This is a predicted structure of a 134-nucleotide RNA (c-di-AMP riboswitch aptamer (ydaO/yuaA leader)) from a soil metagenome.
It matches the Rfam family "c-di-AMP riboswitch aptamer (ydaO/yuaA leader)". About the family: This family represents a conserved RNA structure found upstream of the ydaO and yuaA genes in Bacillus subtilis and related genes in other bacteria.

RNA sequence: UGCCGAAUCCCUGGGCGUUCAGCCAAGGGAUCGGGGGACCCAUGUUGUUGGGGCUAACCGUCUGCGCAAGCAGGUGGGGCGCCGGCUCUUUCCGCGCCAGCCCGUCAGCUAACCCCGUAGGCCGACGAAAGAGG
Numbered sequence: 001u002g003c004c005g006a007a008u009c010c011c012u013g014g015g016c017g018u019u020c021a022g023c024c025a026a027g028g029g030a031u032c033g034g035g036g037g038a039c040c041c042a043u044g045u046u047g048u049u050g051g052g053g054c055u056a057a058c059c060g061u062c063u064g065c066g067c068a069a070g071c072a073g074g075u076g077g078g079g080c081g082c083c084g085g086c087u088c089u090u091u092c093c094g095c096g097c098c099a100g101c102c103c104g105u106c107a108g109c110u111a112a113c114c115c116c117g118u119a120g121g122c123c124g125a126c127g128a129a130a131g132a133g134g
Stems, first nucleotide, its partner, number of pairs: 002122003008030005014024003032117005041108001050106001051103004058077008078098005086133007
């Protein structure tokens, strides 16, 4: 300077400090994101083969190991991100990802209403087009 992501902005008083710069912890609001939750509608649902949520992070199949549960690898379909240098949408090309976490036996949709989050992690000058805006 940019990227993934909802994860940004504003305000209040307190403490520390050389009372400067600034730092620490606690609150409030806006924004954005997510969950629960009627009628109606939908559904044969659960009872260990539990069930469900966030997220792109899913569905098959083959091989090897294994008693099994599973583990490793291949492959088909599907999904996601970048490809930028003013922004957005779309296409081609190229590159990369398909992890992780949570609820706790329980949740379809769902107005009112209620609740939760507003983190964290990265890159290095790099392709070609169309349209719209500025």